[in-house]
RNA sequence: AACUGAUAAGAGCAAAUAUGGCGAAAGCUAUAUACGCAAAACUACGGGUCUAAGGUGUUGGAUUUGCACUAAGAUCGCCGGGUUGCCGGG
Repeated sequence: AACUGAUAAGAGCAAAUAUGGCGAAAGCUAUAUACGCAAAACUACGGGUCUAAGGUGUUGGAUUUGCACUAAGAUCGCCGGGUUGCCGGG
């Protein structure tokens, strides 16, 4: 150092839910809490998934409505890649 998480310790993160805020939505965020996590730290690079305001197409009787497609939105706690990293074993 590769590899590894049996045992132990210290520290860390925080799903769902509730309430407040932001957002068209997905979702994000603060507080409470604790489902879980050794990368549940960082990075939307590849795939997946979610949303569809705007855009495009289309429908109907009109300003407007419905439907379809679309990420420039979101998710790294879906998987893979990249970067960094605590403790123990080795």
The RNA shown here (c-di-GMP-I riboswitch aptamer) has 90 nucleotides and comes from Pelotomaculum terephthalicicum JT.
Rfam family: c-di-GMP-I riboswitch aptamer. Rfam links the family to the GO term cyclic-di-GMP binding.
The source organism's lineage runs through Bacteria, Bacillati, Desulfotomaculaceae, Pelotomaculum and Pelotomaculum terephthalicicum.
It was read from a public genome assembly, where an Rfam model found it.
The prediction has a mean pLDDT of 83.